[in-house]
This record gives sequence, structure tokens and C1' cells, in this order.
RNA sequence: CGCUGAGUCCGGGGCCGUCCGCGGUCCCGGAGCCGGGGACCCAACCACAUCUGGGGUGAGUCCCGCGCAAGGGGCGACCAGGCCACCCACGGGCGGCCGGGGAGCAGGGAGCGCGGGUAGGGCAAGUCGUGCCCGAACCCGACAGCUCACCCGGUAGGCGUA
Repeated sequence: CGCUGAGUCCGGGGCCGUCCGCGGUCCCGGAGCCGGGGACCCAACCACAUCUGGGGUGAGUCCCGCGCAAGGGGCGACCAGGCCACCCACGGGCGGCCGGGGAGCAGGGAGCGCGGGUAGGGCAAGUCGUGCCCGAACCCGACAGCUCACCCGGUAGGCGUA
């Protein structure tokens, strides 16, 4: 100096440094910018949302393939227990019901990893429609449509060139 982004500017105070011009840092107050909550009306509800929770900032949504896979549920060879009934050569056998343990099997699967797309977003150019990049992360905490007044919060971070 430039890019992304709301993320800039002004003032006061404490502390530290100073070449005494000022600089750094923390706190506070303002302006500007940004975000959230919040009526009538409208929307929604009524008819269906609310555990398949819901919602917010943000461009950052959605889809396909492969692999791994929590918790819970289904089936389940086999193992022993309780109750009832029958048989017995008294060792036990067989049947019904109830509740357990259980190798293994199949299906689905929140989430994670890898790969490929995509709604959408950014930069460079400069008017031919081209190239490159992003397509994250976090927050609220059972709860919020819009929304005047009113109330609350943020004012960062990350890069590039010389």
C1' cells in the first nucleotide's frame, strides 16, 4: 500500500516506554457501521409445527461415491433361573408360561475420513464473457416470523505485495 470482513474514527483515565514530538497496552464514554431481541397490520396457527428439537452470525447450502462407525432396536445357536402340570427306574425327562445372560447375523445409521460436484461468495482483469480461489467455523440453550417505539450485543481475526 492492497484484499477479505461490520470491524473505522474521536475523547477521557490507569500503567509502561520515550529522541518529550509521541508510542504501546488495559478500562471507560461517544460518533459511524454491523448484528440480535421486540407491537398493531400481515404472515402463521386453526388443517399441523413442537426429539426427526428449534433458532442465530456467516457466501459457506445441498447432492453423489468409497471407507470407518456411537447409541438404541430386530433375529438369534447356546446357557442357567422361577412358577405350573405330567411321567419316573428318583439319576432325571418332557411340555407350557415369565423374566434374564448371550457367540454371531442382517438392515438402517448421528458422526468422522477421503474423493467429486453444487446453490452461493471473493479476487484479478476489462467489456471477449476468461482465469484463479472459497464453498468454513462458531454461537444460543427449550426459546425467538415480520415488527414502530424501546432494549441488548459487536467494532475482530486472517492474508498479499514492496
c-di-AMP riboswitch aptamer (ydaO/yuaA leader) from Nocardioides sp. J54, 162 nucleotides, folded computationally. The prediction has a mean pLDDT of 81. It matches the Rfam family "c-di-AMP riboswitch aptamer (ydaO/yuaA leader)". About the family: This family represents a conserved RNA structure found upstream of the ydaO and yuaA genes in Bacillus subtilis and related genes in other bacteria. Taxonomically the source falls in Nocardioides (Bacteria, Actinomycetes, Propionibacteriales, Nocardioidaceae).